Predicted 3D model of a 76-nucleotide RNA (c-di-GMP-I-GGC riboswitch aptamer).
Its mean pLDDT, the model's own confidence on a scale to 100, is 89.
The sequence was found by an Rfam model in a public genome assembly.
Its Rfam family is "c-di-GMP-I-GGC riboswitch aptamer". Gene Ontology term of the family: cyclic-di-GMP binding.
RNA sequence: ACCGAUAAGGGCAAACCCGGGGCGACCCGGGGGCGCAAAGCCGCGGCGCUCGUAAGAGCGAGCCGGGCUACCGAAG
Numbered sequence: 001a002c003c004g005a006u007a008a009g010g011g012c013a014a015a016c017c018c019g020g021g022g023c024g025a026c027c028c029g030g031g032g033g034c035g036c037a038a039a040g041c042c043g044c045g046g047c048g049c050u051c052g053u054a055a056g057a058g059c060g061a062g063c064c065g066g067g068c069u070a071c072c073g074a075a076g
Stems, first nucleotide, its partner, number of pairs: 002076001003073002011036002016031006034062001040068003044065003047060005
């Protein structure tokens, strides 16, 4: 460095419910906990979704790739 234990200490938080924001996809806060070794961050490529007649404007990082960063340390 790769890698990822029935390791240690911690972290995040799906569905659903409550409150708020948004036309919407969806977002924020609280509860909750399905899961996650980058489920930390970035819309760069793909993909999906929303609004729109279209041009276009958005949303999703917990869909896949890519980029940046990071805790721990058994075996190999």